[in-house]
RNA sequence: AUCUUUGGGGCAGGGUGAAAUUCCCUACCGGCAGUUAAAGUCUGCGACGGCGCUUUUGUUUUUUAAGCGCCUUGACGGGGUGAAAAUCCCCGACCGACGGUACAGUCCGGAUGAAAAAAGAU
Numbered sequence: 001a002u003c004u005u006u007g008g009g010g011c012a013g014g015g016u017g018a019a020a021u022u023c024c025c026u027a028c029c030g031g032c033a034g035u036u037a038a039a040g041u042c043u044g045c046g047a048c049g050g051c052g053c054u055u056u057u058g059u060u061u062u063u064u065a066a067g068c069g070c071c072u073u074g075a076c077g078g079g080g081u082g083a084a085a086a087u088c089c090c091c092g093a094c095c096g097a098c099g100g101u102a103c104a105g106u107c108c109g110g111a112u113g114a115a116a117a118a119a120g121a122u
């Protein structure tokens, strides 16, 4: 470099109400790479969203698809052990895009998608 495969999890139980997996009590979940010590919260990446540029489809406008760049994009403290831990143990806390709907991390939808990346073969 080429090809193939893989590549996201979660409201059980109750309350109110005409109606809520969305409110209330409570419960459950955590992509990828790095980090002397193992991470949802540290450093970065990806997806989602916005803007611009290039190419492509295209009879004008519009539209389709691909690539590149930029912007935006959430959250942690205490104690213990130890050479070393915001990563392990104990305790307490916090975070989670967009559209739909009785206000959603968990339902439905874009998405049987895409990607960071990992494995294997040549």
Stems, first nucleotide, its partner, number of pairs: 001122006013025003027106002029096002031045004040094002049071007076092005098109003